Molecule: TPP riboswitch aptamer (THI element)
Organism: Lapidilactobacillus concavus DSM 17758
RNA sequence: GCCAUCACAAAGGGGAGCUAUUUUAGCUGAGAGUGAUUAAGUUCAGACCCUUGAACCUGUUGUGUUAACACACGCGUAGGAAUUGUGAUGGAGUGAAAA
Numbered sequence: 001g002c003c004a005u006c007a008c009a010a011a012g013g014g015g016a017g018c019u020a021u022u023u024u025a026g027c028u029g030a031g032a033g034u035g036a037u038u039a040a041g042u043u044c045a046g047a048c049c050c051u052u053g054a055a056c057c058u059g060u061u062g063u064g065u066u067a068a069c070a071c072a073c074g075c076g077u078a079g080g081a082a083u084u085g086u087g088a089u090g091g092a093g094u095g096a097a098a099a
Base pairs, nucleotide, nucleotide: 002091003090004089005088006087007086008085009084010083011051012050013049014048017027018026019025020024034045035044036043056080057079058078059075061074062073063072064071
């Protein structure tokens, strides 16, 4: 110097969903709203999660499935899209010196 995993930092990103008897409760999830702000979930920040093994964005999209959202697969080898540093542990390999 190389590879893998993990931690930290920076960088790039991430739903105001569905249901009911709607000041409430339930479901999915990393996140369904913690704080401030606005005429307005308007804007900003926080928490949490993910990211080249492509996160994420672009769809009045197709099939299955669900009460619905969600979910799975497809169109899709589509068009865009941001990655570095430090440390720890383990591994492979190379060279040198001495005996």